Bacterial RNase P class A from a Vulcanimicrobiota bacterium, 382 nucleotides, folded computationally. Its Rfam family is "Bacterial RNase P class A". It is annotated as a ribozyme. Its mean pLDDT, the model's own confidence on a scale to 100, is 77.
């Protein structure tokens, strides 16, 4: 110069005029400050908070699933291990368990937990043919080939198919197979070093699968229910509290948001009416934001400092103008290094995803433009 990868910043700004939300000041006009995001989007995770509710504890449901750290917590982040992808930087990963059981693996094949269609070998019977050999001949008999057909041995060769007794190579065998032997794969509830561990290395044993994103088995974790939460203002109705006992208690009615124990009450519970659909919850104590500093590979801890940044409730941050930054096209061009360069002007267009509603941490998802910083790999020049 190309081509990739990983991170992160921006994403408009001044000025007038007009219109809005909030706080403060002011008798009032009116003045002052402030006012949308990095994703506010999805509503997939986790909290804070508040309410049942006082105190558990098991079943049922649910998450998670290598390790070893972070966090307030998590399915989230780091760091590592194995495993797929890539030449690499990096990325992916639903990454426990098939040796506790139970299912599936269609179709094709012989045969998916089991067994031979094709074929190969030994023997055994027929039948052909050729040599030797007894025989005078007809034929006997030996040995090999070839065909037919049976008993047995095989799963190396061929055929099926996502997959078929771990691949490959010698040897061996009647023919053949881990039957041996080398090298490889893959497993082990064994051993032996090295690691906090996941594991990694080398030994010994074994080699008939896959499949848990199937049922399940193991390890851990999980009350529910949500700001429409809750608070705050009355009243009627089931009970102007009901049976049993002397009491305690027991029945019985209710709550513990699915059930059981246990446990708490006796209108606390439900339902219906109204108030007023009102005032709080509601933003300055927030796992806050920014800046340094220090500890650690890292997430992230821990110091020290600065500053407060919408608070609405049918739901505000708007509309119009002018100029500018940005960007793409198109005219001119100063300068040199003479080009695919190029400062400046001048015209025309465009300007992305998208909007707080109880608040945060995280994750998916959108997103023109521009902008910086690391790493890979490939041509070239020096």
């Nucleotide at each position: 110069g190309g081509a990739g990868g990983a991170c992160g910043c921006u994403g408009g700004g001044u000025c007038g005029c007009c219109g809005c939300g909030g706080c403060g000041c002011g008798c009032a006009a009116g003045c002052g400050c402030u006012g949308a995001g990095g994703a506010a989007c999805g509503u997939c995770c986790g909290g804070g908070c508040u309410c049942c509710a006082u105190u558990g504890g098991g079943c049922a449901g649910g998450g998670u699933g290598c390790a070893g750290g972070a966090u307030a917590a998590c399915g989230u982040c780091c760091u590592g291990u194995c495993g797929g992808g890539g030449c690499a930087a990096c990325u992916c990963g639903a990454a426990g368990g098939a040796a506790a059981g139970u299912g599936c693996c269609a179709c094709a094949g012989a045969a998916a937990c089991a067994a031979a269609c094709c074929g190969c070998c030994u023997g055994c019977g027929c039948g052909c043919g050729u040599c030797g050999u007894c025989g005078a001949a007809g034929g006997g008999u030996g040995a090999c080939g070839c065909g037919c057909g049976c008993c047995g041995g095989u799963a190396a060769g061929g055929g099926u198919g996502a997959a078929a007794u771990c691949g490959u190579g010698c040897g061996g065998u009647a023919a053949g197979a881990g039957c041996g032997c080398a090298c490889g794969g893959c497993g082990u509830u064994c051993c032996a070093c090295g690691g906090u561990g996941a594991c990694g290395u080398g030994g010994a044993c074994g080699c008939g699968g896959g499949u848990a994103a199937a049922c399940c088995c193991c390890a851990c974790c999980c009350g529910g229910a949500g700001c429409a939460a809750g608070a705050c203002c009355g009243c009627u109705c089931g009970a102007u509290u009901u049976c049993c006992g002397a009491a305690a208690g027991g029945a019985c009615c209710g709550c513990c948001u699915g059930c059981c124990c246990g446990g708490c009450g006796g209108a606390a519970c439900g339902a219906g009416c109204a108030c007023a659909u009102g005032u709080c919850g509601c933003a300055c104590c927030g796992a806050g934001c920014c800046c340094g500093g220090u500890c650690g590979u890292g997430a992230g801890g821990c110091c020290g400092g600065u500053c407060c940044c919408a608070g609405a409730g049918a739901g505000a941050u708007g509309g119009c103008g002018a100029c500018u930054a940005c960007c793409g096209c198109c005219c001119u061009g100063a300068g040199c290094u003479u080009g695919u360069c190029g400062a400046g002007g001048g015209g025309c267009g465009g300007a992305a995803c998208a909007g707080a509603a109880u608040c945060c941490g995280g994750c998916g998802u959108a997103c023109a433009g521009g902008c910086g910083u690391c790493c890979u790999c490939c041509g070239c020049g020096c």

The model forms 98% of the base pairs in the Rfam consensus.